Predicted 3D model of a 100-nucleotide RNA (SAM riboswitch aptamer (S box leader)) from an uncultured Flavobacteriales bacterium. The sequence was found by an Rfam model in a public genome assembly.
[in-house]
RNA sequence: UACUUAUCCAGAAAGGUGGAGGGAUUAGGCCCGUUGAAACCUUGGCAACCACUAUUUUUAGAAGGUGCCAAUACCUACCGCUAAAGCGGACCGAUGAGUG
Numbered sequence: 001u002a003c004u005u006a007u008c009c010a011g012a013a014a015g016g017u018g019g020a021g022g023g024a025u026u027a028g029g030c031c032c033g034u035u036g037a038a039a040c041c042u043u044g045g046c047a048a049c050c051a052c053u054a055u056u057u058u059u060a061g062a063a064g065g066u067g068c069c070a071a072u073a074c075c076u077a078c079c080g081c082u083a084a085a086g087c088g089g090a091c092c093g094a095u096g097a098g099u100g
Stems, first nucleotide, its partner, number of pairs: 001100008013043005021032003026077004044069003049065002052061003078089004
C1' cells in the first nucleotide's frame, strides 16, 4: 500500500509537558475546549479480534500481540420504504485477522 473477511447504538481517565484548537475527509448542523484543545509522556482502565489454557466443540478462564477510553463511526449528504416521525441499505471510514 492493495485485496478478502468480521465487527462498529455496550464498555473504559487521572497526572505531567504543551498552549488553541478538536470531533477522519468535503459541506451543513450539533457539540467538546483557556474550569486548558491537538500532540507527546507516565500510570490506570475497558473490551476480547488473534494467540494461549481448559472443554462437553462451544463455552469458560486469562490477558501475551493489537485496539480503544465524550456524544451510534456525534448526526445528515446517495438509494429505497414512508404523510411525517422513523426504518433499512449503499458509499466512505476505523479496528482486527488473513493474503499479496

Overview
The coordinates come from a structure-prediction model, not an experiment, and the mean pLDDT is 87.